[in-house]
């Protein structure tokens, strides 16, 4: 460097609660711990998710469908950069 232990020191923090923020999808901040060797950073390519619009179909609408924009998700995958230790191999 690869690798991840019945190793050390230490990290991060699901759900769910309150508070704000957003149309939402989600998120900040506090408490909380399911769980995490990248459960550190990035929306680069997928994938799931909101909102709008157009279309096509309906008796009028919901809903569900397809396509365009824009959004969110890093604890949905890949990819990219960074890292703490040092058993076995």
């Nucleotide at each position: 460097u690869a690798c991840g232990a019945g190793a050390a020191a230490g990290g991060c923090a699901a759900a769910c609660c309150c508070u704000g923020a957003g149309c939402a999808a989600u998120u900040a901040g506090g408490g909380g711990a399911c769980g995490c060797a990248a459960a550190g950073u990035a929306a680069a390519g997928g994938a799931u998710c909101u909102u709008u619009a157009u279309g096509a179909a309906u008796u009028c609408a919901a809903a569900a469908c397809a396509u365009a924009a824009a959004g969110a998700u890093a604890g949905c995958c890949u990819u990219a950069c960074u890292a703490c230790c040092g058993a076995a191999u």
c-di-GMP-I-GGC riboswitch aptamer from Candidatus Jettenia ecosi, 89 nucleotides, folded computationally. Taxonomically the source falls in Candidatus Jettenia (Bacteria, Candidatus Brocadiia, Candidatus Brocadiales, Candidatus Brocadiaceae).